[in-house]
Context: one part of a larger RNA
Molecule: small-subunit ribosomal RNA, 3' major domain
Organism: uncultured bacterium
RNA sequence: UGACGGGGGCCCGCACAAGCGGUGGAGCAUGUGGUUUAAUUCGAUGCAACGCGAAGAACCUUACCUACUCUUGACAUUUACAGAAUCCUGAGGAGACGCGGGAGUGCCUUCGGGAACUGUAAGACAGGUGCUGCAUGGCUGUCGUCAGCUCGUGUUUGAUAAUGAUGGGUUAAGUCCCGCAACGAGAGCAACCUUUAUCCUUGUUUACCAGCGAGUCAUGUGGGGUACUCCAGGGAGUCUGCCGUUGAUAAACCGGAGGAAGGUGGGGAGGACGUCAAGUCAUCAUGGCCCUUUGGAGUAGGGAUACACACGUGCUACAAUGGCGCAUUCAGAGGGCGGCAAGCAUUGCGAUAGUGAGCGAAUCCCAAAAAGUGCGUCUUUGUCCGGAUUGGAGUCUGCAACUCGACUCCAUGAAGUCGGAAUCGCUAGUAAUCGUAGAUCAGAAUGCUACGGUGAAUACGUUCCCGGUCCUUGUACA
Repeated sequence: UGACGGGGGCCCGCACAAGCGGUGGAGCAUGUGGUUUAAUUCGAUGCAACGCGAAGAACCUUACCUACUCUUGACAUUUACAGAAUCCUGAGGAGACGCGGGAGUGCCUUCGGGAACUGUAAGACAGGUGCUGCAUGGCUGUCGUCAGCUCGUGUUUGAUAAUGAUGGGUUAAGUCCCGCAACGAGAGCAACCUUUAUCCUUGUUUACCAGCGAGUCAUGUGGGGUACUCCAGGGAGUCUGCCGUUGAUAAACCGGAGGAAGGUGGGGAGGACGUCAAGUCAUCAUGGCCCUUUGGAGUAGGGAUACACACGUGCUACAAUGGCGCAUUCAGAGGGCGGCAAGCAUUGCGAUAGUGAGCGAAUCCCAAAAAGUGCGUCUUUGUCCGGAUUGGAGUCUGCAACUCGACUCCAUGAAGUCGGAAUCGCUAGUAAUCGUAGAUCAGAAUGCUACGGUGAAUACGUUCCCGGUCCUUGUACA
RNA backbone atom coordinates (compact mmCIF):
# COMPACT_ATOMS: atom_id res chain seq x y z
C1' U A 1 0.00 0.00 0.00
C1' G A 2 -3.74 -3.63 -0.39
C1' A A 3 -6.77 -7.84 1.24
C1' C A 4 -9.42 -9.77 5.34
C1' G A 5 -12.29 -9.42 10.48
C1' G A 6 -18.79 -13.43 13.73
C1' G A 7 -14.06 -4.53 14.66
C1' G A 8 -16.45 0.54 14.63
C1' G A 9 -18.97 4.65 11.90
C1' C A 10 -21.78 6.89 7.31
C1' C A 11 -24.71 5.50 3.08
C1' C A 12 -27.17 2.60 -0.89
C1' G A 13 -29.81 -1.66 -3.42
C1' C A 14 -36.98 -5.66 -4.06
C1' A A 15 -31.25 -6.68 0.64
C1' C A 16 -34.74 -7.02 4.78
C1' A A 17 -39.42 -5.16 6.37
C1' A A 18 -44.82 -3.92 4.33
C1' G A 19 -47.67 -6.25 0.44
C1' C A 20 -49.21 -9.24 -4.17
C1' G A 21 -48.37 -13.63 -6.98
C1' G A 22 -45.49 -18.05 -7.45
C1' U A 23 -41.90 -22.52 -7.04
C1' G A 24 -41.28 -26.79 -3.58
C1' G A 25 -46.91 -31.49 -3.46
C1' A A 26 -50.03 -33.50 -8.78
C1' G A 27 -50.02 -34.58 -14.31
C1' C A 28 -47.47 -33.20 -18.57
C1' A A 29 -43.54 -30.29 -21.51
C1' U A 30 -38.41 -29.20 -21.58
C1' G A 31 -33.05 -29.17 -19.92
C1' U A 32 -29.46 -31.63 -16.68
C1' G A 33 -27.36 -35.48 -13.42
C1' G A 34 -27.36 -40.63 -12.95
C1' U A 35 -28.21 -45.35 -14.96
C1' U A 36 -28.64 -48.10 -19.42
C1' U A 37 -26.77 -48.73 -24.35
C1' A A 38 -23.45 -50.91 -30.27
C1' A A 39 -24.20 -45.46 -29.87
C1' U A 40 -27.27 -42.88 -26.32
C1' U A 41 -22.10 -37.11 -30.43
C1' C A 42 -19.84 -32.66 -28.10
C1' G A 43 -19.69 -28.41 -24.98
C1' A A 44 -21.92 -25.34 -20.56
C1' U A 45 -21.44 -26.95 -13.73
C1' G A 46 -22.36 -21.85 -7.14
C1' C A 47 -24.25 -16.82 -7.83
C1' A A 48 -22.49 -15.92 -13.45
C1' A A 49 -24.36 -24.44 -15.98
C1' C A 50 -29.36 -26.91 -16.18
C1' G A 51 -36.67 -24.08 -22.14
C1' C A 52 -28.11 -22.90 -22.05
C1' G A 53 -24.93 -23.22 -27.58
C1' A A 54 -29.99 -25.42 -30.36
C1' A A 55 -34.12 -18.81 -34.08
C1' G A 56 -36.83 -25.38 -34.12
C1' A A 57 -32.56 -33.94 -34.24
C1' A A 58 -38.24 -38.39 -38.78
C1' C A 59 -34.03 -38.53 -43.70
C1' C A 60 -30.76 -34.33 -44.15
C1' U A 61 -28.80 -31.58 -40.12
C1' U A 62 -24.96 -35.16 -37.43
C1' A A 63 -20.07 -34.35 -35.24
C1' C A 64 -22.05 -40.68 -32.40
C1' C A 65 -22.87 -46.35 -33.42
C1' U A 66 -23.32 -50.73 -36.85
C1' A A 67 -22.69 -52.59 -41.69
C1' C A 68 -20.99 -51.95 -46.73
C1' U A 69 -17.33 -49.02 -49.46
C1' C A 70 -12.99 -45.22 -51.27
C1' U A 71 -7.53 -44.01 -50.73
C1' U A 72 -4.12 -37.63 -54.36
C1' G A 73 -9.32 -38.56 -51.91
C1' A A 74 -16.12 -35.21 -50.89
C1' C A 75 -13.05 -29.91 -51.32
C1' A A 76 -8.07 -26.54 -53.47
C1' U A 77 -3.60 -25.57 -56.60
C1' U A 78 -0.33 -28.06 -60.13
C1' U A 79 1.72 -31.87 -64.29
C1' A A 80 0.76 -35.51 -68.25
C1' C A 81 -2.68 -38.17 -71.28
C1' A A 82 -7.70 -39.02 -73.06
C1' G A 83 -12.62 -37.18 -73.90
C1' A A 84 -16.70 -31.62 -75.35
C1' A A 85 -20.08 -30.85 -71.70
C1' U A 86 -24.51 -33.05 -71.12
C1' C A 87 -28.83 -36.15 -71.70
C1' C A 88 -31.67 -40.91 -72.22
C1' U A 89 -31.63 -46.02 -70.87
C1' G A 90 -30.87 -51.90 -69.39
C1' A A 91 -30.22 -55.33 -65.61
C1' G A 92 -27.31 -56.02 -60.20
C1' G A 93 -27.16 -53.83 -55.23
C1' A A 94 -29.99 -51.37 -48.96
C1' G A 95 -27.52 -47.50 -51.24
C1' A A 96 -22.82 -45.53 -52.19
C1' C A 97 -21.20 -48.03 -56.32
C1' G A 98 -19.67 -51.32 -60.17
C1' C A 99 -21.01 -53.61 -65.41
C1' G A 100 -23.18 -52.28 -70.18
C1' G A 101 -26.27 -49.78 -74.52
C1' G A 102 -27.67 -45.21 -77.16
C1' A A 103 -27.94 -39.91 -78.41
C1' G A 104 -24.58 -35.67 -78.67
C1' U A 105 -19.94 -33.17 -81.23
C1' G A 106 -20.91 -26.98 -78.96
C1' C A 107 -17.66 -21.79 -77.82
C1' C A 108 -12.88 -18.95 -79.17
C1' U A 109 -8.67 -19.74 -82.67
C1' U A 110 -2.74 -16.85 -85.37
C1' C A 111 -5.45 -24.00 -86.98
C1' G A 112 -0.29 -25.14 -83.10
C1' G A 113 -4.00 -24.89 -79.69
C1' G A 114 -7.07 -22.49 -75.81
C1' A A 115 -11.52 -21.67 -72.05
C1' A A 116 -14.98 -24.37 -69.15
C1' C A 117 -16.26 -29.47 -67.68
C1' U A 118 -15.39 -35.01 -67.16
C1' G A 119 -12.23 -39.36 -66.61
C1' U A 120 -7.35 -41.95 -65.80
C1' A A 121 -2.16 -41.89 -63.70
C1' A A 122 1.78 -39.78 -60.53
C1' G A 123 3.45 -37.15 -56.49
C1' A A 124 3.81 -32.39 -54.08
C1' C A 125 -0.38 -32.02 -51.00
C1' A A 126 -5.61 -31.99 -49.41
C1' G A 127 -8.60 -33.24 -45.10
C1' G A 128 -9.46 -33.68 -39.38
C1' U A 129 -16.36 -30.99 -35.13
C1' G A 130 -8.73 -34.96 -33.23
C1' C A 131 -5.92 -32.62 -28.20
C1' U A 132 -4.49 -28.22 -25.57
C1' G A 133 -9.50 -21.84 -23.95
C1' C A 134 -3.58 -23.31 -18.60
C1' A A 135 0.03 -21.25 -25.72
C1' U A 136 -3.58 -17.40 -28.29
C1' G A 137 -6.75 -13.56 -31.37
C1' G A 138 -11.71 -12.30 -31.66
C1' C A 139 -16.34 -12.48 -29.12
C1' U A 140 -19.05 -13.04 -24.38
C1' G A 141 -20.50 -13.54 -19.09
C1' U A 142 -19.61 -11.48 -14.10
C1' C A 143 -18.87 -7.95 -9.97
C1' G A 144 -22.05 -3.52 -12.00
C1' U A 145 -24.71 1.19 -15.01
C1' C A 146 -21.58 -0.10 -9.03
C1' A A 147 -18.95 5.23 -8.75
C1' G A 148 -15.21 4.27 -8.79
C1' C A 149 -9.91 4.08 -11.74
C1' U A 150 -5.66 6.94 -13.04
C1' C A 151 -1.98 10.66 -14.76
C1' G A 152 1.23 15.42 -15.24
C1' U A 153 3.60 19.26 -12.48
C1' G A 154 4.34 20.78 -7.46
C1' U A 155 4.89 19.65 -2.18
C1' U A 156 5.90 16.01 2.06
C1' U A 157 9.05 11.35 3.31
C1' G A 158 15.59 8.13 4.32
C1' A A 159 12.47 4.99 1.12
C1' U A 160 8.15 2.05 -0.26
C1' A A 161 4.72 5.86 -0.62
C1' A A 162 1.43 10.08 0.62
C1' U A 163 -1.08 14.51 -1.02
C1' G A 164 -4.63 15.73 -5.00
C1' A A 165 -9.51 11.94 -4.31
C1' U A 166 -9.27 13.45 2.87
C1' G A 167 -12.71 17.24 5.79
C1' G A 168 -18.10 20.26 6.17
C1' G A 169 -22.60 20.03 3.26
C1' U A 170 -25.16 17.93 -1.12
C1' U A 171 -26.36 14.39 -5.15
C1' A A 172 -28.66 8.87 -8.73
C1' A A 173 -23.35 9.99 -9.42
C1' G A 174 -15.27 11.51 -7.56
C1' U A 175 -22.75 15.34 -9.03
C1' C A 176 -21.92 20.17 -7.43
C1' C A 177 -20.47 23.96 -3.59
C1' C A 178 -17.19 25.56 0.44
C1' G A 179 -12.58 24.74 2.82
C1' C A 180 -7.61 22.80 2.24
C1' A A 181 -0.05 22.12 -0.32
C1' A A 182 -1.99 21.59 -3.76
C1' C A 183 -3.02 23.20 -9.11
C1' G A 184 -4.81 20.93 -13.32
C1' A A 185 -6.03 16.80 -16.81
C1' G A 186 -7.95 11.94 -18.82
C1' A A 187 -11.30 8.05 -19.98
C1' G A 188 -15.83 6.69 -16.67
C1' C A 189 -20.95 9.84 -14.47
C1' A A 190 -24.13 13.26 -17.02
C1' A A 191 -25.28 15.19 -21.89
C1' C A 192 -25.12 14.46 -27.25
C1' C A 193 -28.36 9.34 -30.19
C1' U A 194 -33.23 6.73 -30.28
C1' U A 195 -38.34 5.94 -28.63
C1' U A 196 -42.67 7.61 -25.93
C1' A A 197 -46.00 11.82 -23.72
C1' U A 198 -48.18 17.91 -25.81
C1' C A 199 -48.48 21.64 -29.53
C1' C A 200 -47.25 24.30 -34.24
C1' U A 201 -45.96 23.99 -39.40
C1' U A 202 -45.29 21.51 -44.45
C1' G A 203 -47.20 17.45 -47.49
C1' U A 204 -52.64 14.88 -48.73
C1' U A 205 -52.55 8.88 -51.18
C1' U A 206 -53.49 3.62 -50.60
C1' A A 207 -55.07 7.26 -44.80
C1' C A 208 -59.33 10.42 -43.06
C1' C A 209 -64.90 12.27 -43.72
C1' A A 210 -66.51 18.04 -40.77
C1' G A 211 -69.39 20.68 -44.27
C1' C A 212 -71.87 19.85 -49.73
C1' G A 213 -75.02 17.11 -52.49
C1' A A 214 -75.59 11.51 -54.89
C1' G A 215 -76.48 6.24 -54.21
C1' U A 216 -77.52 1.69 -51.29
C1' C A 217 -81.02 -3.36 -47.39
C1' A A 218 -76.16 -1.75 -45.49
C1' U A 219 -70.86 -0.01 -45.62
C1' G A 220 -66.02 6.54 -47.33
C1' U A 221 -69.25 3.03 -51.57
C1' G A 222 -68.55 6.70 -56.15
C1' G A 223 -68.30 12.66 -56.84
C1' G A 224 -65.78 16.02 -53.97
C1' G A 225 -62.72 17.93 -49.92
C1' U A 226 -57.69 18.09 -46.78
C1' A A 227 -60.93 20.60 -41.73
C1' C A 228 -60.08 16.35 -38.04
C1' U A 229 -57.45 11.54 -37.17
C1' C A 230 -53.28 9.03 -38.91
C1' C A 231 -48.69 8.90 -41.46
C1' A A 232 -43.45 11.34 -41.94
C1' G A 233 -40.09 15.68 -42.65
C1' G A 234 -39.03 20.35 -39.96
C1' G A 235 -39.58 23.11 -35.44
C1' A A 236 -41.43 24.61 -30.24
C1' G A 237 -41.50 22.88 -25.26
C1' U A 238 -38.68 21.39 -19.23
C1' C A 239 -34.07 25.04 -17.92
C1' U A 240 -34.59 24.20 -10.72
C1' G A 241 -36.22 29.12 -15.67
C1' C A 242 -40.21 31.80 -11.82
C1' C A 243 -42.24 32.50 -6.39
C1' G A 244 -41.71 31.20 -1.16
C1' U A 245 -39.43 28.19 3.34
C1' U A 246 -34.76 26.08 5.03
C1' G A 247 -29.47 26.42 4.27
C1' A A 248 -23.21 29.08 5.20
C1' U A 249 -24.72 34.86 1.45
C1' A A 250 -23.04 28.58 -1.46
C1' A A 251 -24.27 23.95 -3.64
C1' A A 252 -28.79 22.18 -2.81
C1' C A 253 -33.46 20.40 -0.32
C1' C A 254 -38.83 21.07 0.53
C1' G A 255 -43.47 23.38 -1.01
C1' G A 256 -46.13 26.18 -4.90
C1' A A 257 -47.53 28.39 -9.69
C1' G A 258 -47.88 27.88 -14.80
C1' G A 259 -47.85 23.51 -17.98
C1' A A 260 -49.43 17.84 -21.92
C1' A A 261 -45.17 16.80 -19.04
C1' G A 262 -41.22 18.88 -13.01
C1' G A 263 -36.85 18.32 -11.02
C1' U A 264 -32.40 12.41 -14.73
C1' G A 265 -40.51 13.21 -17.23
C1' G A 266 -41.00 7.29 -18.63
C1' G A 267 -38.26 3.34 -21.58
C1' G A 268 -33.86 1.82 -24.81
C1' A A 269 -28.88 1.85 -26.58
C1' G A 270 -24.43 2.85 -24.16
C1' G A 271 -20.72 -1.26 -19.35
C1' A A 272 -14.28 2.90 -16.85
C1' C A 273 -9.28 0.61 -14.80
C1' G A 274 -9.67 -4.20 -13.69
C1' U A 275 -11.41 -9.36 -11.25
C1' C A 276 -12.59 -14.70 -11.96
C1' A A 277 -5.46 -18.69 -15.76
C1' A A 278 -14.39 -17.34 -15.80
C1' G A 279 -16.61 -19.37 -21.00
C1' U A 280 -15.70 -20.59 -26.12
C1' C A 281 -9.72 -24.42 -30.40
C1' A A 282 -17.47 -27.32 -32.06
C1' U A 283 -19.05 -19.95 -35.35
C1' C A 284 -14.53 -18.16 -37.18
C1' A A 285 -9.15 -17.42 -37.04
C1' U A 286 -4.61 -19.43 -35.05
C1' G A 287 0.82 -21.53 -32.40
C1' G A 288 2.24 -26.34 -30.87
C1' C A 289 1.19 -31.66 -30.73
C1' C A 290 -1.23 -35.82 -33.03
C1' C A 291 -3.88 -38.95 -37.45
C1' U A 292 -2.64 -39.80 -43.02
C1' U A 293 -5.46 -47.28 -47.22
C1' U A 294 -7.23 -43.16 -41.25
C1' G A 295 -8.78 -39.99 -35.98
C1' G A 296 -9.86 -38.28 -43.56
C1' A A 297 -14.26 -39.32 -47.16
C1' G A 298 -19.07 -41.74 -49.14
C1' U A 299 -23.75 -44.62 -48.40
C1' A A 300 -27.87 -47.27 -45.85
C1' G A 301 -30.00 -48.20 -41.22
C1' G A 302 -29.92 -46.96 -36.14
C1' G A 303 -28.90 -43.31 -32.09
C1' A A 304 -29.00 -38.22 -29.93
C1' U A 305 -36.46 -39.20 -28.31
C1' A A 306 -33.65 -45.08 -23.85
C1' C A 307 -35.72 -44.94 -17.99
C1' A A 308 -35.82 -48.10 -10.87
C1' C A 309 -34.47 -42.66 -9.95
C1' A A 310 -32.72 -37.15 -8.39
C1' C A 311 -32.69 -31.75 -9.51
C1' G A 312 -33.70 -27.04 -12.38
C1' U A 313 -37.10 -24.11 -15.63
C1' G A 314 -42.09 -23.95 -17.40
C1' C A 315 -47.38 -25.25 -18.90
C1' U A 316 -52.24 -27.12 -17.16
C1' A A 317 -55.04 -27.66 -12.92
C1' C A 318 -57.30 -28.58 -8.25
C1' A A 319 -62.89 -24.82 -9.62
C1' A A 320 -68.66 -20.85 -8.66
C1' U A 321 -64.24 -13.92 -8.91
C1' G A 322 -65.80 -20.69 -11.92
C1' G A 323 -67.22 -24.59 -16.06
C1' C A 324 -70.55 -24.95 -20.31
C1' G A 325 -74.12 -22.82 -24.22
C1' C A 326 -76.06 -18.59 -27.15
C1' A A 327 -75.54 -13.36 -28.38
C1' U A 328 -72.36 -9.12 -28.51
C1' U A 329 -67.95 -4.72 -27.81
C1' C A 330 -63.01 -2.72 -28.23
C1' A A 331 -56.35 -3.30 -29.81
C1' G A 332 -51.38 -2.78 -31.03
C1' A A 333 -47.34 -4.70 -33.49
C1' G A 334 -46.00 -7.89 -37.28
C1' G A 335 -45.80 -11.25 -41.84
C1' G A 336 -47.04 -12.42 -47.19
C1' C A 337 -45.05 -14.65 -54.47
C1' G A 338 -41.76 -21.89 -54.23
C1' G A 339 -46.14 -16.66 -50.47
C1' C A 340 -50.78 -14.62 -47.77
C1' A A 341 -55.33 -16.33 -49.60
C1' A A 342 -61.08 -13.71 -49.46
C1' G A 343 -65.67 -15.49 -51.30
C1' C A 344 -68.64 -19.95 -52.57
C1' A A 345 -76.96 -22.44 -52.44
C1' U A 346 -69.32 -26.71 -52.99
C1' U A 347 -67.46 -31.52 -49.42
C1' G A 348 -66.96 -32.98 -44.30
C1' C A 349 -69.37 -33.07 -37.17
C1' G A 350 -64.13 -31.49 -37.56
C1' A A 351 -58.76 -31.16 -38.69
C1' U A 352 -59.23 -30.09 -43.85
C1' A A 353 -60.43 -30.75 -49.15
C1' G A 354 -62.20 -28.43 -54.07
C1' U A 355 -62.36 -24.00 -56.86
C1' G A 356 -59.97 -19.43 -56.69
C1' A A 357 -61.17 -13.03 -56.64
C1' G A 358 -57.55 -9.68 -54.70
C1' C A 359 -52.54 -8.44 -53.10
C1' G A 360 -44.98 -7.85 -54.03
C1' A A 361 -49.51 -4.64 -50.05
C1' A A 362 -51.31 2.62 -45.34
C1' U A 363 -55.20 -0.41 -51.10
C1' C A 364 -55.76 -7.24 -50.78
C1' C A 365 -55.03 -11.31 -47.26
C1' C A 366 -53.39 -13.80 -42.64
C1' A A 367 -57.51 -11.82 -38.94
C1' A A 368 -61.62 -14.73 -35.12
C1' A A 369 -58.49 -10.62 -30.70
C1' A A 370 -59.19 -12.90 -25.75
C1' A A 371 -60.26 -11.59 -21.10
C1' G A 372 -64.94 -8.15 -20.88
C1' U A 373 -70.54 -7.46 -21.22
C1' G A 374 -75.86 -9.56 -21.50
C1' C A 375 -79.02 -13.94 -20.95
C1' G A 376 -79.49 -19.12 -19.60
C1' U A 377 -77.70 -23.51 -17.03
C1' C A 378 -74.79 -26.28 -13.31
C1' U A 379 -75.19 -25.73 -6.86
C1' U A 380 -70.09 -27.94 -3.83
C1' U A 381 -70.01 -33.13 -5.79
C1' G A 382 -63.56 -35.88 -7.53
C1' U A 383 -68.62 -32.92 -10.06
C1' C A 384 -71.22 -30.44 -16.56
C1' C A 385 -64.05 -29.37 -12.07
C1' G A 386 -59.54 -31.46 -14.12
C1' G A 387 -57.63 -33.24 -18.37
C1' A A 388 -53.24 -37.33 -18.19
C1' U A 389 -53.48 -42.14 -20.24
C1' U A 390 -55.38 -45.69 -23.61
C1' G A 391 -58.58 -47.86 -27.89
C1' G A 392 -60.70 -46.76 -32.72
C1' A A 393 -61.32 -43.66 -37.15
C1' G A 394 -59.09 -39.72 -39.86
C1' U A 395 -56.50 -34.85 -41.83
C1' C A 396 -51.96 -32.32 -43.27
C1' U A 397 -46.67 -31.70 -44.35
C1' G A 398 -43.04 -34.48 -46.63
C1' C A 399 -39.35 -39.62 -51.12
C1' A A 400 -40.78 -41.39 -46.18
C1' A A 401 -44.43 -40.08 -39.86
C1' C A 402 -42.43 -47.98 -37.14
C1' U A 403 -38.44 -46.43 -33.93
C1' C A 404 -39.83 -40.51 -33.84
C1' G A 405 -44.33 -35.22 -36.21
C1' A A 406 -48.48 -31.87 -35.44
C1' C A 407 -53.67 -31.58 -35.63
C1' U A 408 -59.14 -33.50 -35.76
C1' C A 409 -63.45 -36.61 -34.33
C1' C A 410 -65.71 -40.62 -31.23
C1' A A 411 -64.90 -43.29 -26.81
C1' U A 412 -61.84 -43.64 -22.25
C1' G A 413 -61.65 -40.13 -17.85
C1' A A 414 -55.61 -41.05 -14.04
C1' A A 415 -53.34 -37.91 -10.32
C1' G A 416 -54.94 -33.51 -8.33
C1' U A 417 -59.50 -30.69 -3.03
C1' C A 418 -54.05 -25.04 -2.95
C1' G A 419 -48.94 -28.11 -1.57
C1' G A 420 -43.45 -29.82 4.52
C1' A A 421 -38.63 -27.81 5.43
C1' A A 422 -37.23 -24.27 2.29
C1' U A 423 -37.16 -20.73 -1.68
C1' C A 424 -38.14 -16.96 -6.09
C1' G A 425 -40.11 -12.51 -8.72
C1' C A 426 -42.11 -7.70 -8.43
C1' U A 427 -42.43 -0.45 -6.32
C1' A A 428 -46.89 1.53 -11.59
C1' G A 429 -49.36 1.28 -16.59
C1' U A 430 -45.32 -2.32 -12.64
C1' A A 431 -47.15 -7.26 -10.42
C1' A A 432 -51.11 -10.32 -11.69
C1' U A 433 -54.18 -11.78 -15.65
C1' C A 434 -55.88 -11.97 -21.15
C1' G A 435 -55.07 -12.83 -25.94
C1' U A 436 -52.05 -11.36 -30.79
C1' A A 437 -47.76 -11.62 -34.01
C1' G A 438 -42.75 -12.90 -35.55
C1' A A 439 -37.90 -15.35 -36.19
C1' U A 440 -36.15 -20.44 -37.03
C1' C A 441 -39.17 -23.42 -40.31
C1' A A 442 -41.53 -28.58 -45.75
C1' G A 443 -43.81 -30.14 -41.10
C1' A A 444 -43.05 -29.81 -35.84
C1' A A 445 -43.45 -24.43 -29.11
C1' U A 446 -46.09 -25.01 -22.84
C1' G A 447 -39.57 -22.17 -25.31
C1' C A 448 -37.67 -17.32 -27.10
C1' U A 449 -38.51 -12.29 -28.93
C1' A A 450 -41.95 -8.45 -29.76
C1' C A 451 -47.13 -6.33 -29.20
C1' G A 452 -51.19 -4.40 -27.08
C1' G A 453 -56.19 -5.24 -23.53
C1' U A 454 -57.81 -5.27 -18.23
C1' G A 455 -55.15 -3.56 -14.15
C1' A A 456 -53.91 -3.84 -8.20
C1' A A 457 -51.72 -4.05 -3.01
C1' U A 458 -47.76 -2.09 -0.09
C1' A A 459 -43.20 0.66 1.46
C1' C A 460 -43.60 2.53 9.26
C1' G A 461 -38.62 2.19 8.49
C1' U A 462 -32.92 0.49 8.32
C1' U A 463 -32.57 -3.29 14.33
C1' C A 464 -31.48 -7.83 11.62
C1' C A 465 -30.05 -11.41 6.70
C1' C A 466 -27.37 -10.74 1.68
C1' G A 467 -24.36 -7.72 -1.72
C1' G A 468 -21.86 -3.06 -2.45
C1' U A 469 -19.43 2.36 -1.85
C1' C A 470 -16.58 5.64 1.49
C1' C A 471 -13.86 6.76 6.25
C1' U A 472 -11.44 4.57 10.36
C1' U A 473 -9.17 0.59 13.44
C1' G A 474 -6.59 -4.41 14.30
C1' U A 475 -3.70 -8.22 11.80
C1' A A 476 0.89 -14.30 13.11
C1' C A 477 -1.99 -12.54 5.46
C1' A A 478 0.41 -10.68 0.36